Context: one part of a larger RNA
Order: sequence, then structure tokens, then C1' cells
RNA sequence: UGACGGGGGCCCGCACAAGCGGUGGAGUAUGUGGUUUAAUUCGACACAACGCGCAGAACCUUACCUGGUCUUGACAUCCCGAGAAUCUUUUGGAAACAAGAGAGUGCCUCUUUGAGGAAUUCGGUGACAGGUGCUGCAUGGCUGUCGUCAGCUCGUGUCGUGAUAUGUUGGGUCAAGUCCCGCAACGAGCGCAACCCUUACCCAUAGUUGCCAGCGGUUCGGCCGGGAACUCUAUGGGGACUGCCGGUGACAAACCGGAGGAGGGUGGGGAUGACGUCAAGUCAUCAUGGCCCUUAUGGGCAGGGCUACACACGUGCUACAAUGGCCGGUACAGAGAGCGGCGAAGGGGUGACCUGGAGCUAAUCUCCUAAAGCCGGUCGUAGUCCGGAUUGGAGUCUGCAACUCGACUCCAUGAAGUCGGAAUCGCUAGUAAUCGCGAAUCAGCAUUGUCGCGGUGAAUACGUUCCCGGGCCUUGUACA
Repeated sequence: UGACGGGGGCCCGCACAAGCGGUGGAGUAUGUGGUUUAAUUCGACACAACGCGCAGAACCUUACCUGGUCUUGACAUCCCGAGAAUCUUUUGGAAACAAGAGAGUGCCUCUUUGAGGAAUUCGGUGACAGGUGCUGCAUGGCUGUCGUCAGCUCGUGUCGUGAUAUGUUGGGUCAAGUCCCGCAACGAGCGCAACCCUUACCCAUAGUUGCCAGCGGUUCGGCCGGGAACUCUAUGGGGACUGCCGGUGACAAACCGGAGGAGGGUGGGGAUGACGUCAAGUCAUCAUGGCCCUUAUGGGCAGGGCUACACACGUGCUACAAUGGCCGGUACAGAGAGCGGCGAAGGGGUGACCUGGAGCUAAUCUCCUAAAGCCGGUCGUAGUCCGGAUUGGAGUCUGCAACUCGACUCCAUGAAGUCGGAAUCGCUAGUAAUCGCGAAUCAGCAUUGUCGCGGUGAAUACGUUCCCGGGCCUUGUACA
């Protein structure tokens, strides 16, 4: 000087408390451990591994296993020889591949019966290719975490023999090393804040594909004439700064209350992550040193596996019902996506879906009926008209192909489950809870995941004694 303390002081954070809803019990989805297996590829392991890499494992992916195969190789450069390229096709085989048959002769240059070249294919030779093989404790890059915590440092000066200290401590204040005052310090840098995006209010401009107040028509559909007001869209501006008033305060910084205002004290949300810590993670995104393999640890193929299943754990979904289930009627979004695509009207089917093809490169057309809600009816506390697992049968769709191993539909079947022990998690407002919608990946889909979008919409916070994490000052130390 740090680190640590079941030392002290001050102060924060859904840290506790106050509340609301969960997990832990059931079924199931998914990940992991374990076990099994020819293989169940590999990585990730407290917080910070475990719906994680995987924003899509039937083949492919795929790295694993078995079998059958290749050896200058699937890919790059160079050398030699031959053939234009290329297309069609036969046999064997699970395919890879092997053995054949036929068609075909192009482009450029020159000294034109010929020679050379470009592109490309085949054969040969060796230099080499190749490796998701090892080392993340050799590395770059990228990332997690403490933590969006308020800290981390430097120059000059000064004190000290020196390591260092001072500044950065102190008194107030703040979300903040934020600001003010004081001070052997005076300044500065990286962080904080602001500048950026979005959302909330207004104005101007613009008016189609969007809008419809007033006028006319109407097949009652902004549909038509028309309108440029409104909504909206998207560009530019305005607006909030403790600016104003009162009080407290040290005449300061600031705090408390109020006015006006769409908004009030960083308005809400996002992006933004200091010096560093964990030899944290990643050699399997990529790059890369070293080591290792080179008729194999490389390459191509078929089938299988990654989907196994006495069990254990994590994260979700669905429930256990009446604030509910079912039936009928009826209302209101936002944000996205679409040409190998979205696919309307109409028709068929109980349905998944089929047919059909209008329109749309989309403020125009389509996905697209939002659901909870509201109105009416029924059920009457029961393992039920709750719950839907499981299983049988019959189908639909995608795709060479749904046996291992897809999703969905219909009929039948109807399991556990009556609110969950110890323990434990999230959340402070348009939040929690609850309800549906969309997208990426993607032929299809195991999506209940992830990322977004809107609808309905709470309760509680006395307070900081305690648990956890953190910041500053101080104190002890046999620790570094």
C1' cells in the first nucleotide's frame, strides 16, 4: 500500500421488510448428470454451466459408430501427357463407385496439311493439400462477471532516507469523484452526466395506397363526386432549464412545497460497460504459435446414433376448477412478414386439409376471425360437462424417404393431479399478474423455447435491526 475481520461509523441495491404471483408435489416439454450403448459426437459446471453454443439433429446438418470404399486426394498452386467443353444412356451395386456405349467439335493468336494459348475434363509425378486431432495454462479476436457499481489514474508541486502520501481526505449535497465550501496543493485524463435512438405534447410543410368535418350522390361499402379540416404517416422545428414563487440551508451547492404545463426535477425506455478481477469462457465461428496424423486422426458413401432409460437435478408449459368448463351471439389492437413467397372470393370435407386462382415486390393485396372482455344459456362441488397424459383405429400435409425419429386432424380411450415438506425465485407501475398476436431459424417440425407486439391491469414499501452484494472513511492483523 492492499486484502481480510462472527471491528466501528456513514450510505446504497426487490438485499431484507410490506405485498402479489410462482418453483419445490402431478403430468408433460426441454437441458444436464448418471447409467446404458457399436456410437449414444464435442464444448459449457456456484453466483457468471444446465429451453446454454443449437434463430430448427428423419437424410443432409454431423464432428460419433458399423460396414463397404479412395490415396496428390472433396479443395489451392506448380510440372508432364491426352482430350474442346458438355450432353444422352446401359449394366452391376445400398450408395460411394466400377465397367462400357453414343452425340459433340467451339474461342483466341501465328510463320495456317501445322503449332501455341485461354477456360475446362481425365491420367501421371512429387512438392504439397487436408485434420471439428491436442494445448483457451502459448495466443489474437470476441464474450461473461463484479457492475451502469462510482470509481481508476496522471503531470507538476510539496511532505517523507524510502516504499509511499498528498491531490481523491474533511463539512454539506447528489443517482453519480454530482456540485458547493474548506484545504499544500494546482490542474488534467479515462469513467458519471450530456450529445444519439425511441416514447409522451404542440407547430409548420406534405396529402397517396392513408383520412372524411362540412356539401351532394349512393347499390349504404369513404363506395363515388369532392375536401386538406381531423386521424395518421415522415421531415424540420418548438418544448423542461430547478427557468418562476415560498420555505430550509452557510449569503453556497442543494433539498422540501407550490404555480403554470402534455410532461417536473437524470419525465419513461433503450444504446452506451472506466482501470482492472476471475491463468473465467471459446483452438468446434474465425485467425494463429507449438505438438501430433499423412493408403489416415485425411476424403467420399449407405445405414445407425446424437431421440437410449431403474434414476437424480435445473428451466418451462398444462392443470388441479365455479373470479371456472362448455354452447350461442357480439366488440376493440399493435407490431411484423410475403415472389422458389403471402395466397383472397367461391366450391368440397366433421376436421387437419383439398380445389381454385383474384390481388400483391405491398400505408393499396394477403397472412388476419385477435383473445381475455361483454350479453344469454347450461353444469352444481363430483376425480365431475374439471384435467388432459397415455393407448387403439382412421386420416391430412411436408419431403427421394416419416420404422428407428415429424407435425397436425377426427373417433374412441380417458391416467396422475383436489394447490404442493424442508427450502427457494421474480416483481416497485402501465410494472407484477393475466390474454392473445407476430417474427427469425425453417421443405416440414418436436416452438410449451427465444426475440418482439399490443389488450386488461393490481397490491405494497412502517422502515434499515437482521440475511446477501456493493461504495467511502477509520481501526486491528503473526496474511500478500
A computed fold for a 480-nucleotide part of an RNA from a metagenome, annotated as small-subunit ribosomal RNA, 3' major domain. The full RNA is in RNAcentral, with records from SILVA.